RNAcentral holds the sequence, with entries from Rfam. Transfer RNA from Effrenium voratum, 72 nucleotides, folded computationally. Rfam family: tRNA. The source organism's lineage runs through Eukaryota, Alveolata, Dinophyceae, Symbiodiniaceae and Effrenium.
RNA sequence: GGGGCUGUGGCACAAUGGCAGCGCGCCCCAGAAUUGCUGGGGAGGUUGCAGGUUCAAUUCCUGCCAGCCCCA
Numbered sequence: 001g002g003g004g005c006u007g008u009g010g011c012a013c014a015a016u017g018g019c020a021g022c023g024c025g026c027c028c029c030a031g032a033a034u035u036g037c038u039g040g041g042g043a044g045g046u047u048g049c050a051g052g053u054u055c056a057a058u059u060c061c062u063g064c065c066a067g068c069c070c071c072a
Base pairs, nucleotide, nucleotide: 001071002070003069004068005067006066007065010024011023013021018055026042027041028040029039030038031037048064049063050062051061052060
């Protein structure tokens, strides 16, 4: 230098055009033979960045950035 994959709460991941969600973690409450467990509730996201298409974009298109892999 060329190509491919990935980027979504603190972490690991879903959602593949139509309300952004699950688990773990965090906060609060309750139970119970209680450093832990069970149940209920809550907070937390400009979906890597900038544009484009669309009535509508996490999703499709373009460029850029970052990580990983392959080729040279």